Context: one part of a larger RNA
RNA sequence: GCCUACGAGUUAUCCUAAUUGGCAAGGUUAAGUGAUUCAGUCACGUAGCCGGAGCGAAAGCGAGUCUUAACAGGGCGUUCAGUCAGUUGGGGUAGACGCGAAACUUGGUGAUCUACCCAUGGCCAGGGUGAAGUGUAGGUAACACUACAUGGAGGCCCGAACCAGUUCACGUUGAAAAGUGUUUGGAUGAGCUGUGGGUAGGGGUGAAAGGCCAAUCAAACCGAGAAAUAGCUCGUACUCCCCGAAAUGUUUUUAGGAACAGCGUGGGAAUUAGUUUAUCAGAGGUAGAGCUACCGAUUGGACUAGGGGGAGUCAAAUCCUACCAAAUCCAGACGAACUCCGAAUGCUGAUAAAUGUUUCCUGCAGUGAGGGUAAGGGUGCUAAGGUCCUUAUCCGAAAGGGAAAGAACCCAGACCUACUGCUAAGGUCCCUAAAUUUACGCUAAGUUGAACUAAGGAGGUUCAGUUGCUUAGACAGCCAGGAGGUUGGCUUGGAAGCAGCCACUCCUUUAAAGAGUGCGUAACAGCUCACUGGUCGAGCGACAGAGCAUCGAUAAUAAUCGGGCAUUAAGUGUAAUACCGAAGCAUAGGAUUUGUAGUUUACUACAAGUGGUAGGGGAGCAUUCUCUGUGCGGCGAAGGCGUGCUGUGAGGCAUGUUGGAGCGCAGAGAAGCGCAUAUGUAGGC
Numbered sequence: 001g002c003c004u005a006c007g008a009g010u011u012a013u014c015c016u017a018a019u020u021g022g023c024a025a026g027g028u029u030a031a032g033u034g035a036u037u038c039a040g041u042c043a044c045g046u047a048g049c050c051g052g053a054g055c056g057a058a059a060g061c062g063a064g065u066c067u068u069a070a071c072a073g074g075g076c077g078u079u080c081a082g083u084c085a086g087u088u089g090g091g092g093u094a095g096a097c098g099c100g101a102a103a104c105u106u107g108g109u110g111a112u113c114u115a116c117c118c119a120u121g122g123c124c125a126g127g128g129u130g131a132a133g134u135g136u137a138g139g140u141a142a143c144a145c146u147a148c149a150u151g152g153a154g155g156c157c158c159g160a161a162c163c164a165g166u167u168c169a170c171g172u173u174g175a176a177a178a179g180u181g182u183u184u185g186g187a188u189g190a191g192c193u194g195u196g197g198g199u200a201g202g203g204g205u206g207a208a209a210g211g212c213c214a215a216u217c218a219a220a221c222c223g224a225g226a227a228a229u230a231g232c233u234c235g236u237a238c239u240c241c242c243c244g245a246a247a248u249g250u251u252u253u254u255a256g257g258a259a260c261a262g263c264g265u266g267g268g269a270a271u272u273a274g275u276u277u278a279u280c281a282g283a284g285g286u287a288g289a290g291c292u293a294c295c296g297a298u299u300g301g302a303c304u305a306g307g308g309g310g311a312g313u314c315a316a317a318u319c320c321u322a323c324c325a326a327a328u329c330c331a332g333a334c335g336a337a338c339u340c341c342g343a344a345u346g347c348u349g350a351u352a353a354a355u356g357u358u359u360c361c362u363g364c365a366g367u368g369a370g371g372g373u374a375a376g377g378g379u380g381c382u383a384a385g386g387u388c389c390u391u392a393u394c395c396g397a398a399a400g401g402g403a404a405a406g407a408a409c410c411c412a413g414a415c416c417u418a419c420u421g422c423u424a425a426g427g428u429c430c431c432u433a434a435a436u437u438u439a440c441g442c443u444a445a446g447u448u449g450a451a452c453u454a455a456g457g458a459g460g461u462u463c464a465g466u467u468g469c470u471u472a473g474a475c476a477g478c479c480a481g482g483a484g485g486u487u488g489g490c491u492u493g494g495a496a497g498c499a500g501c502c503a504c505u506c507c508u509u510u511a512a513a514g515a516g517u518g519c520g521u522a523a524c525a526g527c528u529c530a531c532u533g534g535u536c537g538a539g540c541g542a543c544a545g546a547g548c549a550u551c552g553a554u555a556a557u558a559a560u561c562g563g564g565c566a567u568u569a570a571g572u573g574u575a576a577u578a579c580c581g582a583a584g585c586a587u588a589g590g591a592u593u594u595g596u597a598g599u600u601u602a603c604u605a606c607a608a609g610u611g612g613u614a615g616g617g618g619a620g621c622a623u624u625c626u627c628u629g630u631g632c633g634g635c636g637a638a639g640g641c642g643u644g645c646u647g648u649g650a651g652g653c654a655u656g657u658u659g660g661a662g663c664g665c666a667g668a669g670a671a672g673c674g675c676a677u678a679u680g681u682a683g684g685c
Stems, first nucleotide, its partner, number of pairs: 001685006011094013026050003032044004054061002064076004097235002100232001104225006115199009124189001126158003129154001133150006162186003168181003201217001203213003238620006248261005262367002264364007274355009288341001289339002295335002299331004304325001306324002308321004370395010400411003415590004420586003426580003429564003435577001437576006448566002456551002460548004465543005477535005483508003488502003514529001518527002591610008621674001623671010639658008
């Protein structure tokens, strides 16, 4: 893991609501007693309980009463049938749907393991070192001291037994719930060890690690309280049909739990209140806008108090100011907590139409972790698949088609059957259903064909403009000229068109030629341009704009539009026609719910429905047993293994075979009444 068996809303009592029945202004007995055909029997039993009257704290009064000075006002009443029993939903008390703690209390059992202690015993091969003391000799005045012997000390040394457990390897469903091999530490000591004994659970013992106290220790083990408690986790068993949520508000030793409200469902009542659209009438200060309409903030200018600075021989008067600047004026412009203004929506009301809701009472809930998208905002970085509100929608609880793939994006809401038709979004070269469709453009970048971009750069290319030159010859190229006063004046060592400064930068000759556009020289020289003529022969410039392309362009394992691939397209823009395409719509048949109508007790017609988690409601199937009735069975019951038929389904029926003794059906009743999951329990594989 699979199979089989077992495995979770029960029982008692009280309250409450619905429903069924009895009696009814009444209803009903409890304990108990008696009887009998001994049955969930009959009778008695009126103690008690509920109802029939309320109000007040109470005395008390009473269809009223309380408050009060009140004959006022107000509060609660006066109208509305109850009660007993059965069944069902829910609640209280009990273990109360089942399993599950860690713990707490109490009474006991443990020191045969291990910690420490007490008493009494035992054990430690061999080798090494050689303390004190002593002796002899030397030495001293005597000591001291020295040498050699002797001696045999030590938590001394090396190293077996013994004790320990350092390193590495193996072992890791082991040979072993801590071992084996190698290596290592101690090995006369705070040593090791036998036997007997002692200390006990908030207690012991501890050379102290929270260690050890029988494979258990930050409080042992066993029984009991005890089914402790568990706002937590998991599990909670047959079928079909109808409706169908919430993840919000307030409060909470409250935040993953509750109470009340909101939203769901069943029953009853009221009735048309509800909703949408149109028109009309309203309240309001948002978006926007505006500000010489206030408040606040604000740029430039004008004007001008005040201040700063300067002058005035000090002080003062006074004067000046490319300084700062109130108020005022002109122009510009900002504001959630500004408003002279001011929408759209939304909200309230009236009328009309359409639709069919809506509200109240009552039984039963679940929900109170929400999430995405679009829009209006707060917060944050106008960050977040961020967070907090509002409005809408979807997912949640929604399948189907599209977006390659995909909770919530687009289309669209699945009762069932069909090898029928039409469409939506999206598509129509191949993968892949349908156009290699039509017309006119653009793009050359494989841009693009899904989702990724900017500031900025750029004689890419197409289009539409404004403006200038041009057969009196433009633009580009080529040929030629490009001069004189003069080396303008100044400056300078020099300055001659061309270092720099100055200048109404002028005049002349000219077809034209600057007191000079750039290169160049120390300065000249030289080259060139502007400008002009010739040649050529038709368009050539400048500016701002639009479309599509281009660079900018960068991510971690080769690459890619989903892929193949595609260039007058299979890219892109505009316009058009056809087709494909879903559980949408339609067509045909069927099932079922609700309503209406007709029939009549379950049928017909019509209309509208029939996605669904939590959850509410309805109708059934099956299992075991009991009662009544009625059946089957050795001429083969139940059960097993197959097959066929049948019902929307849980299921039912028939039959073959196996099996070998019991079993159904109908109507009632009662439950140890249905298993896939609880790291469920037991057995088997």
A computed fold for a 685-nucleotide part of an RNA from uncultured Marinoscillum sp., annotated as large-subunit ribosomal RNA, domain II. The sequence was found in a public genome assembly. The prediction has a mean pLDDT of 84. It matches the Rfam family "Bacterial large subunit ribosomal RNA".